[in-house]
A computed fold for a 348-nucleotide part of an RNA from a metagenome, annotated as small-subunit ribosomal RNA, central domain. RNAcentral holds the full RNA, with entries from SILVA. Its mean pLDDT, the model's own confidence on a scale to 100, is 87. Its Rfam family is "Bacterial small subunit ribosomal RNA".

Context: one part of a larger RNA
RNA sequence: CUGGGUGUAAAGGGUCCGCAGGCGGCCAGGCAAGUGAAAGGUGAAAUCCUUCGGCUCAACCGGAGAACUGCCUUUCAAACUGCUUGACUUGAGGAUGUAAGAGGAGAGCGGAACUGAUGGUGUAAAGGUGAAAUUUGUGGAUAUCAUCAGGAACGUCCGUGGAGAAGUCGGCUCUCUGGUACAUACCUGACGCUCAGGGACGAAAGCUAGGGGAGCGAACAGGAUUAGAUACCCUGGUAGUCCUAGCUGUAAACGAUGAGUACUAGAUGCUUGCUCUUUUUUGAGUGGGUGUCGUAGCUAACGCGUUAAGUACUCCACCUGGGGACUACGGCCGCAAGGCUAAAACUC
Numbered sequence: 001c002u003g004g005g006u007g008u009a010a011a012g013g014g015u016c017c018g019c020a021g022g023c024g025g026c027c028a029g030g031c032a033a034g035u036g037a038a039a040g041g042u043g044a045a046a047u048c049c050u051u052c053g054g055c056u057c058a059a060c061c062g063g064a065g066a067a068c069u070g071c072c073u074u075u076c077a078a079a080c081u082g083c084u085u086g087a088c089u090u091g092a093g094g095a096u097g098u099a100a101g102a103g104g105a106g107a108g109c110g111g112a113a114c115u116g117a118u119g120g121u122g123u124a125a126a127g128g129u130g131a132a133a134u135u136u137g138u139g140g141a142u143a144u145c146a147u148c149a150g151g152a153a154c155g156u157c158c159g160u161g162g163a164g165a166a167g168u169c170g171g172c173u174c175u176c177u178g179g180u181a182c183a184u185a186c187c188u189g190a191c192g193c194u195c196a197g198g199g200a201c202g203a204a205a206g207c208u209a210g211g212g213g214a215g216c217g218a219a220c221a222g223g224a225u226u227a228g229a230u231a232c233c234c235u236g237g238u239a240g241u242c243c244u245a246g247c248u249g250u251a252a253a254c255g256a257u258g259a260g261u262a263c264u265a266g267a268u269g270c271u272u273g274c275u276c277u278u279u280u281u282u283g284a285g286u287g288g289g290u291g292u293c294g295u296a297g298c299u300a301a302c303g304c305g306u307u308a309a310g311u312a313c314u315c316c317a318c319c320u321g322g323g324g325a326c327u328a329c330g331g332c333c334g335c336a337a338g339g340c341u342a343a344a345a346c347u348c
Base pairs, nucleotide, nucleotide: 003320004319005318006317007302008301012316014201015200016199017198021194022193023192025088027086028085029084030083031082033081034080035077036076037075038074039073040072041071042070049065050064051063052062053061054060091191092188093187094186095184096183097182098181099180103177104176105175106174107173108172109171110154114150115149116148117147118146119145120144121143125136126135162169163168206247207246208245209244210243211242215241216240220236221235222234223233258315259314260313261312262311263310266293267292268291269290270289271288272287273286274285275284276283297304298303321348322347323346330341331340332339333338
C1' cells in the first nucleotide's frame, strides 16, 4: 500500500462533545483546478517486445519497427467533482402550543425495620447449627411494653414499565435545571454527517483530608468441619460501605453488535403524542420509544430479520495463529495502588 473481516471463532474505542481531516440535498448561470478529447514537443543510448539478418545452432551481436503507459505547451468539451454567483425547502436548526418521565443538582420532611440507652413487667435460659461449640445471661439476659438517640436504605405501588450519551436513576415535598416526542408549517436557508489528536463524564474497589458510623462486613481472632481446612458453616470484628472536597479512570463499562442516512413482507403486545369517528363504550388512521414472532435476504451454524447480523453509501475505531504478553523496556499520567501505549528472544 492492498485484500478479507470485527454478535458467539482474533477484532467496535466505556460514553458523549468536538478542532483539523474525510464525506455531503435540490435548481440555474459562470470558471475550467480535477476529468475527457485532439494536435505539437519531449520521453538519450542500451535493456524489454516484434521482425529481419550475422557467427554451422544457441547464448551473443547487428538492422528496422513498436514501445517508453510519463511530463510540458496549445486548442476543444462542460456531464460529473471542485471553485464562484444567485435561488429553493425536503436535511438541519429556530418559533408557537401541548405531553410523558426513578433525567440531573440542592434543601427540608416521613414511616417501617435495626442497633444502643433509660425505665417497667418477668425468670432461666438465650443464641446458633447438619449436629455443636466459641458467644450472651441470676451483676437479671432472651422475651415484652414505654420513652429517647443514631445511622443507612426506601417495602407495597414495580411492570421483557419509564428516563438518561453511557456509567446509571426508585419514600414524599419545594426550588433550580438538561434532554426528548408530537402538532402547526410561521422563520432561517444546507447552517449537515463523522471525527485522528484534544476535552468532559465515567459502576465497584482503592487513595488523600475532615466528618460520620446503625446494619453489613475484606483483614484479623475464636469455635466447628476435616487426613489437613490459611475455606465453605458459626460467634465476634477493623478498614470499608455513608457525607463533604479532591484523586484514581478501570469492569462480562454487554445488545459481548461504533455513529449517521436511505431502501427492503407482515402479525401481535406494552408505552407516549396527534387526527378522525363513536358521541358512553369503542373503532380506524398516523408519529416517537420499547418487546415478541416471522417473509425475503443474510449467516459456518446458532440465529439476525424496518430497533438487521438484509441491501447500499459516508466517517471513525479495531483484527491478522496459540503461548510468552491486558508482560519487559522506554515514554506519558497518578500521592500510591496502578493506568495508557506496547515489543522481542524462545516455544508449539